[in-house]
RNA sequence: GGGUGAGUAAUACAUAGGAAUUUGCCCUUCAGUGAAGGAUACCUCCGAGAAAUCGGAGUUAAUACUGCAUAACCCCUGUGAUGAACAGGGCAAAGGCGGCCUCUUGCUGUCGCUGAGGGAUGAGCCUAUGGCCUAUUAGCUAGUUGGUGAGGUAAUGGCUCACCAAGGCAAAGAUGGGUAACCGGCCUGAGAGGGUUGACGGUCACACUGGAACUGAGACACGGUCCAGACUCCUACGGGAGGCAGCAGUGGGGAAUAUUGCACAAUGGGCGCAAGCCUGAUGCAGCGACGCCGCGUGGAGGAUGAAGGUCUUCGGAUCGUAAACUCCUGUUAAGUGGGAAGAAGGACCUCUGAUUAAUACCCAGAGGGGAUGACGGUACCACUAGAGAAAGCACCGGCAAACUUCGUGCCAGCAGCCGCGGUAAGACGAGGGGUGCAAGCGUUAUUCGGAAUUACUGGGCGUAAAGAGCGUGGAGACGGCUUUUUUAGUCAACUGUUAAAUCACCCGGCUUAACUGGGUACCAGCAGUUGAUACUGGAAGGCUAGAGCGUAGAAGAGAGAAGUGGAAUUCUCGGAGUAGCGGUAAAAUGCGUAGAUCUCGAGAGGAACACCGGUGGUGAAGACGGCUUCUUGGUCUAUUGCUGACGUUCAAGCGCGAAAGCGUGGGGAGCAAACAGGAUUAGAUACCCUGGUAGUCCACGCCGUAAACGAUGAUCACUAGAUGUGGGUUUUGCUUUGCAAGAUCCGUGUCGAAGCUAACGCGUUAAGUGAUCCGCCUGGGAAGUACGGUCGCAAGAUUAAAACUCAAAGGAAUUGACGGGGGCCCGCACAAGCGGUGGAACAUGUGGUUUAAUUCGACACUACGCGAGGAACCUUACCUGGGCUUGACAUGUAACUGCUACCGGUAGAGAUAUCGGGUUCCGUGUUUACACGGACGGUUACACAGGUGCUGCAUGGCUGUCGUCAGCUCGUGUCGUGAGACGUCGGGUUAAGUCCUUGAACGAGCGCAACCCUUGCCGCUAGUUGCUACGACUUCGGUCGGCACUCUAGCGGGACUGCCUUGGAAACAAGGAGGAAGGUGGGGAUGACGUCAAGUCCUCAUGGCCCUUAUGCCCAGGGCUACACACGUGUUACAAUGGCGAAUACAAAGGGACGCAAAGCCGCGAGGUGGAGCAAAUCUCAGAAAAUUCGUCUAAGUUCAGAUUGAAGUCUGCAACUCGACUUCAUGAAGUUGAAAUCGCUAGUAAUCGCGUAUCAGAACGACGCGGUGAAUACGUUCUCGGCCCUUGUACACACCGCCCGUCACACCACGAAAGCUGUCUGCACUCGAAAUUAUCUUAGCUAACCUUUAUCGGGGGCGGGUAAUGAAGGUGAAGGGAGUGAUUGGGGUGAAGUCGUAACAAGGUA
Repeated sequence: GGGUGAGUAAUACAUAGGAAUUUGCCCUUCAGUGAAGGAUACCUCCGAGAAAUCGGAGUUAAUACUGCAUAACCCCUGUGAUGAACAGGGCAAAGGCGGCCUCUUGCUGUCGCUGAGGGAUGAGCCUAUGGCCUAUUAGCUAGUUGGUGAGGUAAUGGCUCACCAAGGCAAAGAUGGGUAACCGGCCUGAGAGGGUUGACGGUCACACUGGAACUGAGACACGGUCCAGACUCCUACGGGAGGCAGCAGUGGGGAAUAUUGCACAAUGGGCGCAAGCCUGAUGCAGCGACGCCGCGUGGAGGAUGAAGGUCUUCGGAUCGUAAACUCCUGUUAAGUGGGAAGAAGGACCUCUGAUUAAUACCCAGAGGGGAUGACGGUACCACUAGAGAAAGCACCGGCAAACUUCGUGCCAGCAGCCGCGGUAAGACGAGGGGUGCAAGCGUUAUUCGGAAUUACUGGGCGUAAAGAGCGUGGAGACGGCUUUUUUAGUCAACUGUUAAAUCACCCGGCUUAACUGGGUACCAGCAGUUGAUACUGGAAGGCUAGAGCGUAGAAGAGAGAAGUGGAAUUCUCGGAGUAGCGGUAAAAUGCGUAGAUCUCGAGAGGAACACCGGUGGUGAAGACGGCUUCUUGGUCUAUUGCUGACGUUCAAGCGCGAAAGCGUGGGGAGCAAACAGGAUUAGAUACCCUGGUAGUCCACGCCGUAAACGAUGAUCACUAGAUGUGGGUUUUGCUUUGCAAGAUCCGUGUCGAAGCUAACGCGUUAAGUGAUCCGCCUGGGAAGUACGGUCGCAAGAUUAAAACUCAAAGGAAUUGACGGGGGCCCGCACAAGCGGUGGAACAUGUGGUUUAAUUCGACACUACGCGAGGAACCUUACCUGGGCUUGACAUGUAACUGCUACCGGUAGAGAUAUCGGGUUCCGUGUUUACACGGACGGUUACACAGGUGCUGCAUGGCUGUCGUCAGCUCGUGUCGUGAGACGUCGGGUUAAGUCCUUGAACGAGCGCAACCCUUGCCGCUAGUUGCUACGACUUCGGUCGGCACUCUAGCGGGACUGCCUUGGAAACAAGGAGGAAGGUGGGGAUGACGUCAAGUCCUCAUGGCCCUUAUGCCCAGGGCUACACACGUGUUACAAUGGCGAAUACAAAGGGACGCAAAGCCGCGAGGUGGAGCAAAUCUCAGAAAAUUCGUCUAAGUUCAGAUUGAAGUCUGCAACUCGACUUCAUGAAGUUGAAAUCGCUAGUAAUCGCGUAUCAGAACGACGCGGUGAAUACGUUCUCGGCCCUUGUACACACCGCCCGUCACACCACGAAAGCUGUCUGCACUCGAAAUUAUCUUAGCUAACCUUUAUCGGGGGCGGGUAAUGAAGGUGAAGGGAGUGAUUGGGGUGAAGUCGUAACAAGGUA
């Protein structure tokens, strides 16, 4: 140089400083480089070992090594003063390569070497400041903090040691725990901030894990050494080897990350004089759309708007000039050919200058010149052919640009949030089309933003989350006026620094850009110098406005203690007295004949203090209430004498603190948890009642919480008022024990301006405007819970999370709806009445059951005598069986054809089949035959028909209901941020939102009313079929005149609160008159905005789906009529207000030709016959009945009632068996007025009586109409039901048939506790003690240089050895931290339509 980020929260980093150091190579200055010596590697020989490696002998060199000489700094000693200076002693070196040569050494050059001074660079050390989380970590520290001395280091220093002192750090967070390399920068952001540290650059740390030193300028050393440990490998089992977090590469892990490439050509580095060598630094190449940038996939023309796809309202639209086609161009890719820059230094040669004795060398300049390329035949250039080879991805419900068809049918699926999908899905899947990006596009993960959603810039706390229960309070924060001083904060200027790169701007280089070169600017911080002095701070002094004290007065349930009083409850005793008392909605338990309750008297005992009493008073809050005394705190007013800022707020700490509860000891009248009993109830562990123990009371001690609330912290200042009330002072006036009106201070209320607030509301007692300080909040649930800590006797309090889960939770206000909330009003709603239903039989409809089918629909009111105003066939939709397939019916095209209708026969249950008869029309071509065209038919084929098949939750239309209830809205305006409100409310009045009146409303619309029909009175007109007073005639039936009356049916009138009285402002009300009718005269038609996904696809219409030799069509028979049963609606009855018999009177409204049918005759009758009359005020259906009169029946299952059944008939009809109606005779059932419950009706009504009509061949007890007779009752609005309006509460909005809580059962999930178990981490103590270092001892072993010497002994020194200290890993022990797991257990959360109740929301049914 290269790699990595494990450790490290400070021995690190960043910034700014500092002094007690060192620094190889480099630069510079000065002085030197003298003279000697002994070894050894390589090598040779021998030996040991498997190997690694090692041993012995021998030879030799150096810039390797060792003395000696000399030398300054430096060191030591001495003189001197501790300074300067001087003297003595000690300490160095190496030569190599050249040149000239005087010939053995000189001179000289250069590279070196040594010492010293300076510089540069690098390094070491010290200080300050800054940058993470955690208090559920609060105390830590013994070399610890400092001193003296010594040692050690390059150097300061407890760095180490001896001694002395007892310090040092910490709420501005020490210590501990968790996490993390730091910075320049990078991402984001308007900024302030937030996040981050990958690439590049600076610093640090590390090199298998731990420890250690050696060498060196520099290391405690990545590719060095030693030791210990784990692991891997080799081994001949004796021993050895290793460390990719260098470049490639392998394995593993993983969602995931590259080539065992080329080259030193360039840049840089090491060594070398140089040539050169080394360099996985580096330069290049390879792989990867991983990122950034640039380019292409063609351009122009081209409408028959081709084919094809898709959609379609079937016309067309769209893909779309898009394509085809025509004419061009040539980027990239392909081929052929050419082909760079990056290379110049250095070396070499020549010349010049400088230097020199020198023409050597070196240096400087100039020139010459061979060579050097990994990339790479690459960039680039030219030519050739050719539109040829080159477009995808996501999305299209809203946010958010872009829409349709099909498939699917809460399935499959989508989804960032809201949310899509249950048969018409713009949301799923596919197709077409479109939108957005584009060689990319989407997804996922992550960061910032939006988010003012932690708010410094820039938030809040009455009710949304949030003011501590209250006070006191030596930390902290903030602090009155003034003078002097200081200049710390603050401000200004300048200086230094803020590395480079990055970012910004300008200019350049690659074709452009990305990229890159140069310049400029910026760099908020830190430090220094100088200045300013207003403000803040420090120091010193002064003042009185804050604060406090004094003096004089005042009020008070302020506190503590002692004493004392009366009323009441209860109990005891005595008297008197008798059968009940008590209690409740009603009762019972309970008490009482053993004498209660009640009443009189006496006594005992405990607790609480009526009236006064009051949004009155006092206190910090909790709280405080008979009276008296004692002790005591605070407040207010007046005065302005004193002090002189002494103040405000407060983390911690300390104290007080309702009720309940706890401990000890008393006390105990009343009340009263628990408990017992009685009620209530489905139950009632409640509400109600009767009892009753803790407790409530006192003393002492705990607890420390409340919706401790004004849900509003304390203090100070400022900012309109009005009006009560409490305590003072004061002025004025007066009729002066006082009253009134002002002024002022302190409390306490109500209403309100500005302002604030989301609104509600607050508003000088602020929630307004400012200031200071404290506390608290940051989605809901889990949870004020778990764990841990602290406190407590306990109960528990306090501090206080997370996993998981949801897309909400919440506030205020609005509109509705609702309330076992309130107020007002209405309705046959109740009440008052009359008559019914529910019991019987029958009829009819429905359910159920049955069936081959019993077709379908309708289901509280608002389905059930409903669709159906009329099922024997038909109807008919259902079932069984038999048949048909362009069809029973419509239109069109093509071909063939001339029938058909009608009559008759045969087969068949019939549909149908078949046979016979019969057999087209018109026009044209010449008439016939025939041909063509048309009409009408038939057959065949194709389009299509057909469907009472499904969806009324796809629809239209129509209808029901609330409800004939009085409501529902709009324009403009005003109010409100808004939803909305006002209008439409209030006071009256009405049948009515009808009208009057007030008012921020003024007007208008749909509804109400009126206009319409009918009925009640009158008039006019008209007079047949109607009428008949009068007149005439008559066969006495009527007829003719007549139109007065009745009637008919047209037109008018009439009634309007018009008139009067009373009340009232008015609207209007009550009464009266007149009138046929009186207050909308009676009845009808008429149904606002809307509600119920109400009803109907089976009236009709219709989207979509389904069937198509059948779910279509035809036919016969059956069914819709079944029958144990249940319900609805009716009819007839149960009888005497009646039945039966006889006689007799009076309607209205309708119908009639496919009809109504008279008289007459027949039949007991239904009916038959008959056929006058009538298309109707003419004829007819058609006798009205009840009523009335007379008679009879006499209280019974009847002379009631009529079911059922038998027989015989009549009528309609093709046909009465299933399955018609009626008649006659006979039969003669249930039923004697109907439980709970329930329906209709307010006057010509109910009740009762008959008549008619529609449908219809026939078939009403139903429906729709008509008239006759003709009542009773309404005090009234308490209650039931429904409705209108106003108001109130709401947790409801699918709107109370709402919402919603908890246990239990089941499933899943996360968490806590838990006997324990498992591994891990940390420090402490002890033990062992490797390597290493130091000290010390030793020198028996080994030992070249120096000394000595006889050239060998010896000496000195070293290696080695012992001991001691320090010392890693290891071992042991007792602790602590956190993690995992754990039978069982605890609560929590979430789940489908589970179980039990109904706690909350309305007065939620006990606020």

RNAcentral holds the sequence, with entries from SILVA. A computed fold for a 1407-nucleotide RNA from a metagenome, annotated as small-subunit ribosomal RNA. Its mean pLDDT, the model's own confidence on a scale to 100, is 82. Its Rfam family is "Bacterial small subunit ribosomal RNA".